The RNA shown here (transfer RNA) has 77 nucleotides and comes from Marinomonas pontica. The organism belongs to Marinomonas, within Bacteria. Its Rfam family is "tRNA". The family's RNA type in Rfam is transfer RNA. Its family is annotated with triplet codon-amino acid adaptor activity in the Gene Ontology.
């Protein structure tokens, strides 16, 4: 240099053929329990879906393009 893959909550990850309000465990919170504290249980919060542009009546999903990770080849002194 080339090729592929991945980018969604604090963290690990789903999200169907583009279409009803963008989800789940786990953590933070608060509540029950308990003499406390784990451990259970209920329950609330938290998103500019990586930027930027296009295509659409609608985009996380489609296309261009950048940025970051990640894997193989390549090629150097």
């Nucleotide at each position: 240099g080339g090729g592929c893959c991945u980018g969604u909550a604090g963290c690990u990850c789903a999200g169907u053929u583009g279409g009803u309000u963008a989800g789940a465990g786990c953590a933070u919170c608060c509540g029950a329990c308990u003499c406390a504290u784990a451990a259970u249980c209920g329950g609330c919060a938290g998103g500019u879906c990586c930027c930027c542009a296009g295509u659409u009546c609608a985009a996380g999903u489609c296309u261009g393009g950048g940025c970051a990770g990640g894997c193989c080849c390549a090629c150097c002194a």

The prediction has a mean pLDDT of 81. The RNAcentral record of the sequence draws on ENA, GtRNAdb and MGnify.